[in-house]
RNA sequence: CCGGCAAAGCGGACCAUCGCGGUGGGACAGGGCCAAACCGGCAACGGAAGGGCUUUGAACCAUGGAGGAAAGUCCGGACUCAACAGGGCAGGAUGCUGGCUAACGGCCAGGCGGGGCAACCCGACGGAAAGUGCAACAGAAAGCAAACCGCCAACCCGCAGUCUGAAAAGCCUGCGGCGGUAAGGAUGAAACGGUGUGGUAAGAGCACACCAGCGGUUUGGCGACAAACCGGCUAGGCAAACCCCAUCCUGAGCAAGACCAAAUAGGAGGACACGGCGCAGGCAACUGCACCGGCUGCUGGCCCGGCAGGUCCUCGGGUAGGUCGCCAGAGGGUGUCGGCAACGACACUCCCAGAUGAAUGAUGGUCUCCCGUUUAGGCGCAAGCCGAUGCGGCAGACAGAAUCCGGCUUACAGCUUUGCCGCCAGU
Repeated sequence: CCGGCAAAGCGGACCAUCGCGGUGGGACAGGGCCAAACCGGCAACGGAAGGGCUUUGAACCAUGGAGGAAAGUCCGGACUCAACAGGGCAGGAUGCUGGCUAACGGCCAGGCGGGGCAACCCGACGGAAAGUGCAACAGAAAGCAAACCGCCAACCCGCAGUCUGAAAAGCCUGCGGCGGUAAGGAUGAAACGGUGUGGUAAGAGCACACCAGCGGUUUGGCGACAAACCGGCUAGGCAAACCCCAUCCUGAGCAAGACCAAAUAGGAGGACACGGCGCAGGCAACUGCACCGGCUGCUGGCCCGGCAGGUCCUCGGGUAGGUCGCCAGAGGGUGUCGGCAACGACACUCCCAGAUGAAUGAUGGUCUCCCGUUUAGGCGCAAGCCGAUGCGGCAGACAGAAUCCGGCUUACAGCUUUGCCGCCAGU
């Protein structure tokens, strides 16, 4: 240098003009409330410039204004409301071990398995001797043993042949059956341990050695597990099928929820010239107290009754609208300490978007990155490569907060840094 592996970071900068919404500020303008002086009034009380408190407004000044994923809304929590003695059933999620954490299906470290020469990466990684179930096609056979081709000794049966015998029959040989076997072939994703030696008629854990698996013991480890030794020799796969075991889980969500609150309609209550009667006081006019009735219209001669309805006040619910929730937090930065690490503790320091038909922008200039092109020049046998400078393009990817936080996943132009690896020799 090339090819790769892992981790971390950035995601344009500056200036000018105009604009948007947040916060703070003082002055100004408007509204509301208050009332020591003062004014009016016999009093209750009313008013009250300036003043105090509060609120709104346009302008001005100052200040900060999207992301690494703000995204998907997949998981976990905070917060809020509703429910809830405790336990069980049902349902859901998770699933090697230890740790971290508010919590997690996340993270860290480790174990085991798989991939890669390696750096390193990946793993739904509890249980198949609790039970039920499943295995297409192919194949003889897919679970408990079975035998298609093959291999094979004896006994027995049948047939054929040579030989013996008068015949019946018999010896022998061959073929077939019966029988033995599961090493080899064939099917399959998978076929009842693997390799080798012995053994046998042929074979077989039948025997032995090693290996795998299973069980046990010892040692190491908190543990997952590992190593050594011993044992009988073998027990198939699938739980991302039901299931079993262990742990966790109440539900809905900021349109949660709390508060203020019109106009109109509707609900509840009260009042609406006053009159009557009683009691007390007083010579009287009258005054005081208590009780009863209570407005308008129609019906009606009048009263009771009936029907219809008005004005004003108060109260309560709810709507529009508004305020809060809502950004000082499991917060950011730096340092020290503990820990392999995730993470934690302490100290100092900083304040960093809060919109709601929803702000966070537009234009211009300068520069930088990047891309294309050009040239002096350099390298190379060559093809070609590099390339100060000039010219052009010009911020150009994914993408836009909406209660907040921790994760995961997905998208992403271009760039930077650090560590590590390269088989039989990458160049």